[in-house]
Model confidence (mean pLDDT): 78 of 100.
This is a predicted structure of a 401-nucleotide RNA (Bacterial RNase P class A) from an Anaerolineales bacterium.
It matches the Rfam family "Bacterial RNase P class A". It is annotated as a ribozyme.
It was read from a public genome assembly, where an Rfam model found it.
RNA sequence: UGGGUCGGCCAGGUGGUCGCGGCGGUGUGACGCGCCGCCGAGGAAAGUCCGCACUCCACAGGGCAUGACGCCGGGUAACACCCGGGAGGGGGUAACCCCUCGGAUAGGGCCACAGAAACAAACCGCCAACGGCCGGCGCGAUGACGCCGGUGCGGGCAAGGGUGAAAAGGUGGGGUAAGAGCCCACCGGCGCGCCGGGCAACCGGCGCGGCCAGGCAACCCCCGUCAGGAGCAAGGCCAAGCAGGGGCAAAGGCGGCUUUUGCCGUUGGGGCGUGGCCCGCGCCCCUCGAGCCCCGGGUAGGCCGCACCGAGCCGCAGCGGUAACGCUGCAGCCCAGAUAGAUGACCACCCAGGCAGGUUUUUCUGCCGGACAGAAUGCGGCUUACAGGCCGGCCCAAGGC
Numbered sequence: 001u002g003g004g005u006c007g008g009c010c011a012g013g014u015g016g017u018c019g020c021g022g023c024g025g026u027g028u029g030a031c032g033c034g035c036c037g038c039c040g041a042g043g044a045a046a047g048u049c050c051g052c053a054c055u056c057c058a059c060a061g062g063g064c065a066u067g068a069c070g071c072c073g074g075g076u077a078a079c080a081c082c083c084g085g086g087a088g089g090g091g092g093u094a095a096c097c098c099c100u101c102g103g104a105u106a107g108g109g110c111c112a113c114a115g116a117a118a119c120a121a122a123c124c125g126c127c128a129a130c131g132g133c134c135g136g137c138g139c140g141a142u143g144a145c146g147c148c149g150g151u152g153c154g155g156g157c158a159a160g161g162g163u164g165a166a167a168a169g170g171u172g173g174g175g176u177a178a179g180a181g182c183c184c185a186c187c188g189g190c191g192c193g194c195c196g197g198g199c200a201a202c203c204g205g206c207g208c209g210g211c212c213a214g215g216c217a218a219c220c221c222c223c224g225u226c227a228g229g230a231g232c233a234a235g236g237c238c239a240a241g242c243a244g245g246g247g248c249a250a251a252g253g254c255g256g257c258u259u260u261u262g263c264c265g266u267u268g269g270g271g272c273g274u275g276g277c278c279c280g281c282g283c284c285c286c287u288c289g290a291g292c293c294c295c296g297g298g299u300a301g302g303c304c305g306c307a308c309c310g311a312g313c314c315g316c317a318g319c320g321g322u323a324a325c326g327c328u329g330c331a332g333c334c335c336a337g338a339u340a341g342a343u344g345a346c347c348a349c350c351c352a353g354g355c356a357g358g359u360u361u362u363u364c365u366g367c368c369g370g371a372c373a374g375a376a377u378g379c380g381g382c383u384u385a386c387a388g389g390c391c392g393g394c395c396c397a398a399g400g401c
Base pairs, nucleotide, nucleotide: 001397002396003395004394005393006392007391008390009389010388012350013349014348015347016346017345018344020040021039022038023037024036025035026034027033028032042372046383047382049381050380051379052378053377054231055230056229057228066227067226068225069224070223071085072084073083074082075081086101087100088099089098090097091096102222103221107220108219109216110215111214123161124160125157126156127155130154131153132151133150134149135148136147137146138145169187170186171185172184173183174182188212189211190209191208192207193206194205195204196203197202235304236303237302238301244295245294246293247292248291252267253266254265255264256263257262268286269285270284271283272282273281274280312333313332315330316329317328318327319326320325351370353368354367355366356365357364358363
């Protein structure tokens, strides 16, 4: 210098004009309005996948079911998260990265295609030791017996072939009718014991045992650990209208029509509204429930929860720890809080960046131009989306001193 890998950080800046939400102050009769001041999105606010706080319900204790998790140690309020370590597998020259992690002799189930068979298997093959059958001889005949030869019918075997991703440890020797961990030596695996290292997972060494019968548990299942249920539409408070319950006054008369109910007219009374009061006017009622008052639950709606004095935040320093992280000290901060949902728009200049043209380069001019995204009770994680840029560790290659 180029390429790579890992980790951390930023997420345009300044000014002006107009506008939005919240809080405080102030003026005003006012929670409205005006003015002033302060605050106003993120690393993911997202997906809502985990873990908590918080709230209500349930709860003597225990169990079933269901779900999650599952190498070891540590961190944390907790976790399926984080850090460090281990074993197995894979990629890369390397730095480094990715995947997996209790149990397969507790039991069940499954294992495409091919293959006889996917777990106590036999298609081809091998075997005449055993039983059977056939032939010969001892023996002229039959039976029995014996011997010899043949036969794969009963059976024995699993070395070799073949199928497959996978077929019952490997090599050599012994052994046998043929074979085979059947036996032996060495190698591999598994188990057990001892020794050494490590907190542990585990690693290394020695010895013993033929123990050697595949895989899948993200199929059921078994073992261990954890989990009571529901969620801010939790939950609490206030409370229109309508419906419900209770209470409060009196008085109707006359006439007409009509079979009655009822209707109309007139007069009178009562209630409510209007209004300071009376009259007036309007509406309703006079046995019918209007009107008014009270009550409980509670809908619409409103307020609290909810904007945080805290598993607080942020910076620096020291100490412990490999680290995650923890402890201590000092300084600073009180940190969006809407409810159909505010946090925006425009202009100018600057800073990255890109493109085009002129130019040998330096550089000049013009144009474009800053991603993904948007809080809704809060917090810790995970996952997903993301233009461009900055810083540091390590690795590889080439060159120079």